Predicted 3D model of a 75-nucleotide RNA (transfer RNA) from a Chloroflexota bacterium.
[in-house]
RNA sequence: GCCCCCGUAGCUCAGUGGAUAGAGCGUCGGCCUCCGGAGCCGAAAGCGGCAGUUCGAGUCUGCCCGGGGGUGCCA
Numbered sequence: 001g002c003c004c005c006c007g008u009a010g011c012u013c014a015g016u017g018g019a020u021a022g023a024g025c026g027u028c029g030g031c032c033u034c035c036g037g038a039g040c041c042g043a044a045a046g047c048g049g050c051a052g053u054u055c056g057a058g059u060c061u062g063c064c065c066g067g068g069g070g071u072g073c074c075a
Stems, first nucleotide, its partner, number of pairs: 001071007010025004018055001027043005048064005
C1' cells in the first nucleotide's frame, strides 16, 4: 500500500430500515437497616465525523477518523 472485520451509556453487549435507542455491571440519590459493600426504589449517561439514498437511517452507500486482523512483490 491492498483486502477483511469492528466503532451504540464509564465497561461488556443487544438493536439486522418504521415514532419515542435497551440490558447487565458500574456511578449518583433516596428508602430500608444497629451499620453495611446486602435488599428495594429512582436518576444521570450514548449511536466516531461529514455527505448521500429514503417518506423514514444505529441499521444502506461514499469519503474521512480511530481500533483489530490478513497479506506484498516475481520478472
It was read from a public genome assembly.
Lineage of the source: Bacteria > Bacillati > Chloroflexota.
Rfam family: tRNA. It is annotated as a transfer RNA.
The coordinates come from a structure-prediction model, not an experiment, and the mean pLDDT is 82.